Predicted 3D model of a 480-nucleotide part of an RNA (small-subunit ribosomal RNA, 3' major domain) from a metagenome.

Context: one part of a larger RNA
RNA sequence: UGACGGGGACCCGCACAAGCGGUGGAGCAUGUGGAUUAAUUCGAUACUAACCGAAGAACCUUACCCAGAUUUGACAUCGAUUGCAACACUAAGAGAUUAGUGCCUCUCCCACAAGGAGACAUGAAGACACUUGUUGCAUGGCUGUCGUCAGCUCGUGCCGUGAGGUGUACGGUUAAGUCCGCCAACGAGCGCAACCCUCGUCCUAUGUUGCCAGCGAGUAAAGUCGGGAACUCAUAGGAGACCGCCAGUGUAAAUCGGAGGAAGGUGAGGAUGACGUCAAGUCAGCAUGGCAGUUACGUCUGGGGCUUCACACAUGCUACAAUGGGCGCAACAAAGGGCAGCAAAACCGCGAGGUGGAGCCAAUCCCAAAAAUACGCCCUCAGUUCACAUUGCAGUCUGCAACUCGACUGCAUGAAGGCGGAAUCGCUAGUAAACGCAGGUCAGCUAUACUGCGUUGAAUACGUUCCCGGGUCUUGUACA
Numbered sequence: 001u002g003a004c005g006g007g008g009a010c011c012c013g014c015a016c017a018a019g020c021g022g023u024g025g026a027g028c029a030u031g032u033g034g035a036u037u038a039a040u041u042c043g044a045u046a047c048u049a050a051c052c053g054a055a056g057a058a059c060c061u062u063a064c065c066c067a068g069a070u071u072u073g074a075c076a077u078c079g080a081u082u083g084c085a086a087c088a089c090u091a092a093g094a095g096a097u098u099a100g101u102g103c104c105u106c107u108c109c110c111a112c113a114a115g116g117a118g119a120c121a122u123g124a125a126g127a128c129a130c131u132u133g134u135u136g137c138a139u140g141g142c143u144g145u146c147g148u149c150a151g152c153u154c155g156u157g158c159c160g161u162g163a164g165g166u167g168u169a170c171g172g173u174u175a176a177g178u179c180c181g182c183c184a185a186c187g188a189g190c191g192c193a194a195c196c197c198u199c200g201u202c203c204u205a206u207g208u209u210g211c212c213a214g215c216g217a218g219u220a221a222a223g224u225c226g227g228g229a230a231c232u233c234a235u236a237g238g239a240g241a242c243c244g245c246c247a248g249u250g251u252a253a254a255u256c257g258g259a260g261g262a263a264g265g266u267g268a269g270g271a272u273g274a275c276g277u278c279a280a281g282u283c284a285g286c287a288u289g290g291c292a293g294u295u296a297c298g299u300c301u302g303g304g305g306c307u308u309c310a311c312a313c314a315u316g317c318u319a320c321a322a323u324g325g326g327c328g329c330a331a332c333a334a335a336g337g338g339c340a341g342c343a344a345a346a347c348c349g350c351g352a353g354g355u356g357g358a359g360c361c362a363a364u365c366c367c368a369a370a371a372a373u374a375c376g377c378c379c380u381c382a383g384u385u386c387a388c389a390u391u392g393c394a395g396u397c398u399g400c401a402a403c404u405c406g407a408c409u410g411c412a413u414g415a416a417g418g419c420g421g422a423a424u425c426g427c428u429a430g431u432a433a434a435c436g437c438a439g440g441u442c443a444g445c446u447a448u449a450c451u452g453c454g455u456u457g458a459a460u461a462c463g464u465u466c467c468c469g470g471g472u473c474u475u476g477u478a479c480a
């Protein structure tokens, strides 16, 4: 100087407390361990691994296993030679591929020919290619975490033999090393804050594909039409919030209350992550040093596996019902996506879906039905008109192909489950909880995941003694 303390003082955080809803029990989904296997590819392992890499494993992907092939190679550059190529057909084969037949390059120089140059293809030998082989403890880059915590440093000066200290301490204040006062310190940098984006109010401009108040037309109805530029909305540009004003306290910084205001003391949310820590993670995203393989640890193909299953753990979904379930009827979003695409009306089917193809490169058309909710009827506390796992049969769709191993539909079947031990998680407001919608990946899907979007919409916080984590000062130390 740090680190540590079941030392002290002060402060903060959904850290506790106060509340609400869960997990832990059940079934299923997904991941992991373990076991199994020819293979169940690899990585990630307290917080910071375990719906993680993977925004989508039937083939492909694919790295694993079995089998069949191949060796200048699937790919790049150089290359003697050749114009045999490409393509089509036939045969063998699981295919990769092999054999045969047909077909018989192009441009320029040159009158033509011969010859030469180039492109494309072929290609002996060899240089080399190639490697998801190894080392993340050789690395770059990127990422997690402490932590959006308030810290981390420098120049000059001063103090100390020196390591180092001071500044950065102290008294206040703040979300903040934020600011103020004081001080052997005076200044400065990286962080904080602000500048950026979205939302919330108003103004101005512009009105199509959006809007419809007033005027007219029109319909079963409808901005449907003429028209309008008010409103909503869209897109730009501005205004607005600064403790600015008032009162109290205070030397000041500031704080407390009030007014006005759409918004009040950081208005809400996002992006933004200092010096560093963990030899944290990643050589399998990419790049890359060393090492290793080179008739194989490379490459191609068919099939299988990554989807197994006594069990254990993690993250979720659905429930156990009446604040509910079923049926009917009526309503109200936002944000997205669409041409190898989204697909309307109409018709067929109980349904998944099929036929069909209007319209739309989309503020125009489509996906599209929002759902919880309201209203009416049934069920009356039961393993039930709860709950849906499992299984049988019959189908639909995608796709060369649904056996291993897809999703969905109909009929039948109808298991566990009576609100869950010890323990444990999230959340402070348009939040939790509940409800649906969309998107990416994607032929299809195992999505109950992830990323967004809106709808309905709470309870509680006395307080900081305690648990956990963090910050500042101080003290002890046989630690570095």
Base pairs, nucleotide, nucleotide: 001480002479003477004476005475007474008473009472010471011470012469013468015464016463019427020426021425022424023423026318027317028316029315030314031313032312033311034309035308042053043052064304065303066302067301068300069299070298073128077127078126082121083120087102088101089100090099091098092097105119106118107117108116109115130293131292133291134290135289139287140286141282142281143280144278146276151190152189153188154187155186156185157166158165159164170181171180172179196270197269198268199267201239202238203237204236205235206234207233211228212227215226216225217224242264245258246257248255249254320420324379325378326377327376328375330373336367337366338365341360342359346355347354348353386417391412392411393410394409395408396407397406433456434455435454436453437452438451439450